The RNA shown here (Fluoride riboswitch aptamer (crcB RNA motif)) has 65 nucleotides and comes from a Chloroflexota bacterium. The model forms 100% of the base pairs in the Rfam consensus. The sequence was found by an Rfam model in a public genome assembly.
[in-house]
RNA sequence: AUCGAGCGCGGCGAUGAGGUCCGCCCUGGAACGCCGCUGACGCGGCUGAUGACCUCUACCGGUAA
Numbered sequence: 001a002u003c004g005a006g007c008g009c010g011g012c013g014a015u016g017a018g019g020u021c022c023g024c025c026c027u028g029g030a031a032c033g034c035c036g037c038u039g040a041c042g043c044g045g046c047u048g049a050u051g052a053c054c055u056c057u058a059c060c061g062g063u064a065a
Stems, first nucleotide, its partner, number of pairs: 010025004016056006033046005
C1' cells in the first nucleotide's frame, strides 16, 4: 500500500484540500467581503485560497538559484 471485521458518523463560518481548535445553525437556519458613485436599479475599484493556526495545491510578486 492493500484486504477483512467491529464501532462511530449533521450542517455553516466571501475562491480548493487535510489536521487541530474556536464560533454559529439545526427543520430550516447558520453563510453569500470591503470602498466609491447612484433616489434606486446598477456601475467602477480593492483585499484574502484560513473563522484562527499548520501543511498541500492553484494564483501573484521577488531572486543568480